[in-house]
The RNA shown here (transfer RNA) has 73 nucleotides and comes from a Phycisphaeraceae bacterium.
Its mean pLDDT, the model's own confidence on a scale to 100, is 82.

RNA sequence: GCCGCAGUAACUCAAAUGGCAAAGCAGCUGUCUUGUAAACAGCAGGUUGUCGGUUCGACGCCGACCUGCGGCU
Numbered sequence: 001g002c003c004g005c006a007g008u009a010a011c012u013c014a015a016a017u018g019g020c021a022a023a024g025c026a027g028c029u030g031u032c033u034u035g036u037a038a039a040c041a042g043c044a045g046g047u048u049g050u051c052g053g054u055u056c057g058a059c060g061c062c063g064a065c066c067u068g069c070g071g072c073u
Stems, first nucleotide, its partner, number of pairs: 001072007011024002019056001027043005049065005
C1' cells in the first nucleotide's frame, strides 16, 4: 500500500427483507436475613465510531474517514 471483518448501555452482545433500539451482567431501590451473600420485585442507563448521501423513514443501504483485529504484498 491492497483486501476482509468488527465498532450499539460501564461490560458481553441482539435487532432477517429499512418501519417505536432489546436482553444478560454490572449499578440503584425495595422485599427477605441478626448481618452479608444468594433469591425475588422494580428503577435507571443509548447523539447505534465520525461526517455526508439515498429514502416518507437508516443500527441495517451507498461514499469518505477514524479505531481495533486478521490476511496478502